Notes: Predicted 3D model of an 86-nucleotide RNA (c-di-GMP-I riboswitch aptamer) from a Candidatus Fermentithermobacillaceae bacterium. Taxonomically the source falls in Candidatus Fermentithermobacillaceae (Bacteria, Bacillati, Candidatus Fermentithermobacillia, Candidatus Fermentithermobacillales). Its Rfam family is "c-di-GMP-I riboswitch aptamer". Its family is annotated with cyclic-di-GMP binding in the Gene Ontology. It was read from a public genome assembly, where an Rfam model found it. The coordinates come from a structure-prediction model, not an experiment, and the mean pLDDT is 87.
RNA sequence: UACCGAUAAAGGCAAAGUCGUUGAAAAGCGGCGGCGCAAAACUAAAGGGCCUAAACCCCAAAAGGGCAUGGCAGCCAGUUGCCGAA
Numbered sequence: 001u002a003c004c005g006a007u008a009a010a011g012g013c014a015a016a017g018u019c020g021u022u023g024a025a026a027a028g029c030g031g032c033g034g035c036g037c038a039a040a041a042c043u044a045a046a047g048g049g050c051c052u053a054a055a056c057c058c059c060a061a062a063a064g065g066g067c068a069u070g071g072c073a074g075c076c077a078g079u080u081g082c083c084g085a086a
Stems, first nucleotide, its partner, number of pairs: 004084002012037002017032006035074001041079003047076002049072003056066003
C1' cells in the first nucleotide's frame, strides 16, 4: 500500500412499527423505537435496477392504460473514508 474484517478500542448510522408534519402518491423531515450496518457516508442532472403517477397523453366519457419532470444510495454500481487482531 492492497486485500481482509475481532466477541478489539473510540465513536457513528438507524429497519419495521408508532406519533407529528409535508406531499397526488411513492416518499421526505422531526420525536420515540432498534432490525440491522465497516461505508447503512456522498453521488439519482447523465451506469443499471426498483417505487409512485399529480400534470399530460390514449379513450366520446367513465373505468382502464401509458408516461418522471417525482422518489429510493438500507438493490447493484461509482467516489471518498475511521480503526487494525488474524